[in-house]
RNA sequence: ACGGACUCCAGGGAGAGAUCUGCGGCACGACUCGCGCAGACGCCGAAGGGGCAAGCCGGGGACACCCGCGCGAAACUCUCAGGCACCAGGGACCUGGAGCCCGU
Numbered sequence: 001a002c003g004g005a006c007u008c009c010a011g012g013g014a015g016a017g018a019u020c021u022g023c024g025g026c027a028c029g030a031c032u033c034g035c036g037c038a039g040a041c042g043c044c045g046a047a048g049g050g051g052c053a054a055g056c057c058g059g060g061g062a063c064a065c066c067c068g069c070g071c072g073a074a075a076c077u078c079u080c081a082g083g084c085a086c087c088a089g090g091g092a093c094c095u096g097g098a099g100c101c102c103g104u
Stems, first nucleotide, its partner, number of pairs: 001104004006099007017041001019040006042084003048080001049078003055071002057068004
């Protein structure tokens, strides 16, 4: 110097009901809405988590093949978790900077 892993900082960063019901609370002359919680139905996938291909491993078999609660990726898939107006927060991933470790 280059490449890779991890950590920190900064920037960027999507999707989906401003749904319904009940309770509480705010305010208030009264009612309702914005808020919180719970339930119902409907949705989203980019915290996290689960699943699988090729291929590999082991066993059986002359071979073809068969068996395995074996290994095995994702932005695919499942929606457990999480999330579903704006703002805020979270956010895989991308870019830049720095630190540290490994390799050439």

Overview: This is a predicted structure of a 104-nucleotide RNA (Glycine riboswitch aptamer) from a Planctomycetota bacterium. Lineage of the source: Bacteria > Pseudomonadati > Planctomycetota. The prediction has a mean pLDDT of 83.